[in-house]
Context: one part of a larger RNA
Molecule: large-subunit ribosomal RNA, domain VI
Organism: Phycisphaerales bacterium
RNA sequence: CGUAGGAAUAUUGACGGGAUACAACCCUAGUACGAGAGGAUUGGGUUGGACGUACCCCUGGUGUGCCAAUUGGACCGCUCGGUCCAUAGUUGGGUAGCUAAGUACGGCAGGGAUAACCGCUGAAAGCAUCUAAGCGGGAAGCCCCCCUGAAGAUAAUUAUUCCAUGUCGCAAGACGUAAGACCCCCGGUAGACCACCGGGUUGAUAGGCCGCAUGUGUAAGCGAAGUAAUUCGUUGAGCUAAGCGGUACUAACGGUCGAGUG
Numbered sequence: 001c002g003u004a005g006g007a008a009u010a011u012u013g014a015c016g017g018g019a020u021a022c023a024a025c026c027c028u029a030g031u032a033c034g035a036g037a038g039g040a041u042u043g044g045g046u047u048g049g050a051c052g053u054a055c056c057c058c059u060g061g062u063g064u065g066c067c068a069a070u071u072g073g074a075c076c077g078c079u080c081g082g083u084c085c086a087u088a089g090u091u092g093g094g095u096a097g098c099u100a101a102g103u104a105c106g107g108c109a110g111g112g113a114u115a116a117c118c119g120c121u122g123a124a125a126g127c128a129u130c131u132a133a134g135c136g137g138g139a140a141g142c143c144c145c146c147c148u149g150a151a152g153a154u155a156a157u158u159a160u161u162c163c164a165u166g167u168c169g170c171a172a173g174a175c176g177u178a179a180g181a182c183c184c185c186c187g188g189u190a191g192a193c194c195a196c197c198g199g200g201u202u203g204a205u206a207g208g209c210c211g212c213a214u215g216u217g218u219a220a221g222c223g224a225a226g227u228a229a230u231u232c233g234u235u236g237a238g239c240u241a242a243g244c245g246g247u248a249c250u251a252a253c254g255g256u257c258g259a260g261u262g
Base pairs, nucleotide, nucleotide: 001152005163006162007161008160009159010158015149016148017147018146022048023047024046025045026044027043033038051106052105053104054103055102059100060099061098062097066093067092068091069090070089071086072085073084074083075082076081110144111143112142117137118136119135120134166175167174168173180257181256182255183254184200185199186198187197188196205251206250207249208247209246210245211244212243215239216238221234222233223232224231225230
């Protein structure tokens, strides 16, 4: 820009992409077959690895903005208590998120047309013949079925709902609006950008604050014991990121576009 007014939501599916897999074991059955050795077709069941998709409840990993311990040095005048540097100084743990080695699920079943092949009926050719006319069966393969993208599919699908005959103008057209949308702003279940999703005071969108959870593991100060190192009590204390909930304290200010048609 188009899809013959302007929108929102849902939808069909032309066409495309993905998947389709494999093995072992058990029963049928030590049966058929075979002198024996050996050893099935078929049908049914179980399990496994590989592959794929999703997820983070569990098991773990990571977690340079959490907690603790600790070495050397510098600094806060000193002690105490801290801050900084040393690979994040080192070490032990660890929330959210991300993640696999973790968890869950998937390949099923079925239909159609066929290949080789097996047939029915059947002439040419009084017979025979699956083929010449005609009709069946038949594969992990093909097309559906399953998952997924999809109407620029210009042959431009369909359905529902919302707005609507304004003002100026002879007309063309312009202007201000409606439903609605966008810029902008606060953000993230999204993300390279864009897009997408949530919110914008008629508000819990983010931050702050409050409460909780989680993690770490008993802070500082004070008291007590001990010559002291240190220990005990206050105390599962103190601190606690990305998690959950509440609360307008802070920031969501301010603008634009957008039908009048046959």